[in-house]
This is a predicted structure of a 543-nucleotide part of an RNA (small-subunit ribosomal RNA, 5' domain) from an uncultured prokaryote.
Context: one part of a larger RNA
């Protein structure tokens, strides 16, 4: 000199864009942060209101409404969001391998969707319990569950062939094994019944099988990846083999047997510290330091452990066990997990609102409308940072008053002020007022596809209509009016900037040299000056 997620002191007008628990991975009150689908399924209220009956107590029917709220089932909850405790490691970075592997949803082309069965929740009823919850009996549905058939095809085995080489692929034959589910809209050409419907046809969505793609992931390898030798030896599933088990898959990953190996001064083992990278800061560079915000990867979710479901988890807002802690209890037993967004306490020098909205972007569900979304978009707070703007401009010498100083003549603050003439940024008031909105849906319509069809549906358009949290914000115009808006540090040398008074080795200053003991440009005050400026200094840290 530059920089900072900074803090402290003094001061503080406005705006834009960023940014904000670096400490206790400490404990958490409260609210919200993951739901959705009635076009998979069975059932199904109430308040209120209308009508009728009435013994005036009430009852029945309709609407509310096939709505609400539950239940079965499907998809999602493995994404998104947080944190950096652990980890010195194939964790990360980079370059490769997988002939050792998987991949729900999505896309492409193809084939198929035949035929049966038994349950169960909801519900009803009877219980148990303080509660959390839970038991018995009875009824019922499905795209829930379980059989049988078929096999384009797939898996596995045997044989043969060609190619190719770690378990890859082609062709042929044989054996064994392996699927499925329907829903909604429309129609009457064919068939059956006959105003019209379905067991029929059709469109869309869904289902099953295997192939290819896309995407995502698993595993393996070369190289690189902190400090300590005042850590020198470490190791029995240890190192390797054979055979098995397990996995999507290789492998001591696990097991039985066999061999006795394996690592290490090119630093094993042990200890300390630490998430890694793109980047960031500094520097002419080489390098050094660092890893906040943003992006990629990893790890974790009160602590420890083992699993289930699933395409994928050994799963932050799932389940089980143990532990610590907190809470409820009828003492028998139960409930919880903010390192999600706000917020509270504590710790600390120190770090924000218990805000608005799904309008946009994106995500989940749904055919769609739509619903959910503390992701996200916005607003609030903080000079925490960067950038921009303003606090007026011109003129004005009786060089006013006043302050300071003086050699008492003057000098200086100083064109500075006042006065006069203007301007109108920001702030203030009034009026107008956005872009961000593309869609989606509805209505009408055109073309094409599908079809028996002009129906329905799908695709592409056209016209109308419908959607804004921010926000009456940005921006524009007008009004008024110099009015509301300047501080901080320094002035001995380094280092730009000097005098007076007070003090008297005292009080004090200080980054280094040093200053102060009666004329202190170095302490304290004043006048003046210098430097930066809505900031200025100090402290800390890095180069």
């Nucleotide at each position: 000199g530059a920089a900072c997620g900074a803090a402290c002191g003094c001061u503080g007008g406005c705006g834009g864009c960023g940014u904000g628990c670096u400490u206790a991975a400490c404990a958490c009150a409260u609210g919200c942060a993951a739901g959705u689908c009635g076009a998979a399924c069975g059932a199904g209220a109430a308040a209120g209101u209308u009508u009728c009956c009435u013994u005036c107590g009430g009852g029945a029917a309709g609407c509310g409404a096939g709505u609400a709220g539950a239940g079965u089932g499907g998809c999602g909850c493995a994404c998104g969001g947080g944190u950096g405790a652990g980890u010195a490691a194939c964790g990360c970075g980079u370059a490769g391998g997988u002939a050792a592997u998987c991949u729900a949803u999505c896309c492409u082309a193809a084939u198929a969707a035949c035929u049966g069965g038994g349950a169960u929740a909801a519900c009803a009823u009877c219980g148990g319990g303080a509660a959390a919850c839970u038991g018995g009996u009875g009824c019922u549905a499905a795209u829930a569950c379980c059989g049988g058939a078929u096999g384009c095809c797939c898996u596995u085995c045997u044989u043969a062939u060609c190619u190719g080489u770690u378990g890859g692929g082609u062709u042929a034959a044989g054996g064994a094994g392996g699927a499925a589910a329907g829903g909604u809209g429309g129609c009457c050409u064919c068939u059956u019944c006959a105003u019209g419907a379905a067991a029929g046809c059709u469109a869309c969505c869904g289902u099953a099988u295997a192939a290819g793609g896309a995407u995502g992931a698993g595993c393996c390898u070369g190289c690189g990846u902190a400090c300590c030798a005042u850590u020198a030896g470490c190791u029995a599933g240890u190192a390797g083999g054979u055979g098995g088990g397990g996995u999507a898959a290789u492998g001591g990953c696990c097991c039985a047997c066999c061999u006795a190996g394996g690592c290490a001064a090119c630093g094993a083992u042990g200890g300390u510290u630490a998430g890694c990278g793109g980047g960031u800061c500094u520097g002419a560079g080489a390098g050094g330091a660092u890893g906040a915000u943003c992006c990629g990867c990893c790890a974790c979710a009160c602590u420890g452990g083992a699993a289930c479901u699933g395409g994928a988890a050994c799963a932050c807002g799932g389940a089980c066990c143990a532990g610590a802690c907190u809470c409820c209890u009828a003492c028998g037993g139960g409930a919880g997990g903010c390192a999600g967004c706000a917020g509270u306490g504590a710790g600390g020098a120190a770090u924000a609102u218990u805000g608005c909205g799904c309008a946009a972007u994106g995500g989940g569900g749904g055919a769609a409308a739509c619903c959910c979304u503390g992701a996200c978009g916005c607003a609030g707070c903080g000079a925490c940072g960067c950038c921009g703007c303003g606090u007026g401009a011109g003129u004005g010498a009786g060089g006013a008053a006043g302050g300071u100083u003086u050699u008492c003549g003057g000098a200086u603050c100083g064109u500075a002020a006042a006065g006069c003439u203007c301007u109108g940024u920001c702030a203030g008031a009034a009026g107008g007022g956005a872009a961000g909105a593309a869609g989606u849906g509805u209505u009408a319509u055109a073309u094409g596809g599908u079809u028996a069809a002009u129906a329905c549906c799908c695709a592409u358009g056209u016209a109308a209509u419908u959607u804004g949290a921010c926000g009456g914000u940005a921006c524009c115009u007008u009004c008024a009016g110099a009015g509301g808006a300047g501080g901080c540090a320094c002035c001995g040398g380094c280092u730009a900037a000097c005098u007076c008074c007070g003090u008297g080795c005292c009080a004090g200053c200080a980054g280094c040299c040093g200053c102060g003991g009666u004329a202190a440009u170095a302490c304290g005050g004043a006048g003046g000056g210098u430097g930066c400026a809505a900031g200025c200094g100090u402290u800390g840290u890095u180069c």
Its Rfam family is "Bacterial small subunit ribosomal RNA". Its family is annotated with structural constituent of ribosome and ribosome in the Gene Ontology. The full RNA is in RNAcentral, with records from ENA.